[in-house]
RNA sequence: GGGCUUGUAGCCUAGCUGGAUAGGGCGUUAGACUCCUAAUCUAAAGACCGUGGGUUCAAAUCCCACCAAGCCCGCCA
Repeated sequence: GGGCUUGUAGCCUAGCUGGAUAGGGCGUUAGACUCCUAAUCUAAAGACCGUGGGUUCAAAUCCCACCAAGCCCGCCA
């Protein structure tokens, strides 16, 4: 330098043949239960889906560029 894959809440992820409330687990907070803690149960907060554009009535999902991580190939030494 070329190619491929991945990038979603603090962490791990589903969704990725476009349909519109982005779902779950762990964790956090509050409450219930308990003599207390843990466990259990309930609820809440927490993501503008890597960044910027484009297409579309509509984009996490398609297209382009860039950024980051990983893998493969090539070049130099």
Record summary: A computed fold for a 77-nucleotide RNA from uncultured Methanobrevibacter sp., annotated as transfer RNA. NCBI's taxonomy places the organism under Archaea, Methanobacteriati, Methanobacteriota, Methanobacteriaceae, Methanobrevibacter. Its Rfam family is "tRNA". About the family: Transfer RNA (tRNA) molecules are approximately 80 nucleotides in length. Rfam classes the family as a transfer RNA.